[in-house]
């Protein structure tokens, strides 16, 4: 000097469903439990920032499965999407210099 990694700070982008009970004339709001998940109570949280599947559109999509649901797979070398900055630490490589 270069690269990578994790961590920290600042900045930016995202999603927040299903179901049961209470509640109610009924619905809704709200409260509690259960399912999947990093995140389902908009959280001082979680995830993601182009090496971009975080997330959105396609989509009231297709197949499978479930109590039910983007629950799983496909769709997807489809289209979009924040175009990040800095810090020291660790590891690896290189150059120069010094010593032996």
């Nucleotide at each position: 000097c270069c690269a990578a990694g994790a961590c920290c700070g600042c900045g930016g982008g995202g999603g927040u469903g299903g179901u049961u009970a209470c509640g109610u004339u009924a619905c809704a709001a709200g409260u509690a439990g259960c399912c999947u998940g990093a995140g389902a109570u908009u959280a001082u949280a979680c995830c993601c920032c182009u090496c971009g599947a975080a997330c959105c559109u396609g989509a009231c999509g297709c197949a499978g499965g479930u109590a039910a649901u983007g629950c799983u797979g496909c769709c997807g070398u489809a289209g979009g999407g924040a175009a990040g900055c800095g810090g020291g630490c660790u590891u690896g490589g290189g150059a120069a210099g010094a010593a032996a």
Overview
Predicted 3D model of a 100-nucleotide RNA (TPP riboswitch aptamer (THI element)) from a Hydrogenothermaceae bacterium. Its mean pLDDT, the model's own confidence on a scale to 100, is 78. The model forms 95% of the base pairs in the Rfam consensus.